A computed fold for a 72-nucleotide RNA from a Candidatus Daviesbacteria bacterium, annotated as transfer RNA. The source organism's lineage runs through Bacteria, Bacteria candidate phyla and Candidatus Daviesiibacteriota.
[in-house]
RNA sequence: GCCGACAUGGCUCAGUGGUAGAGCACGUUCUUGGUAAGAACGGGGUCGCGGGUUCAAUUCCCGCUGUCGGCU
Numbered sequence: 001g002c003c004g005a006c007a008u009g010g011c012u013c014a015g016u017g018g019u020a021g022a023g024c025a026c027g028u029u030c031u032u033g034g035u036a037a038g039a040a041c042g043g044g045g046u047c048g049c050g051g052g053u054u055c056a057a058u059u060c061c062c063g064c065u066g067u068c069g070g071c072u
Base pairs, nucleotide, nucleotide: 001071002070003069004068005067006066007065010024011023012022013021018055026042027041028040029039030038048064049063050062051061052060
């Protein structure tokens, strides 16, 4: 230099056009003599950045940035 994949709550990941979810973690309460475990409820994400298409974009298209892999 070229090619490809990925970027979504604190972490690991779903979601492939119609107002964004799970597990773990976190907070409150209950349970226990106490801790752990368990139960109920709750908070937290301008979906990497900038444009385009569309009535509508996390999703499709283009560029950029970053990470990973491959080729030279």

Source information
It matches the Rfam family "tRNA". By type it is a transfer RNA. Rfam links the family to the GO term triplet codon-amino acid adaptor activity.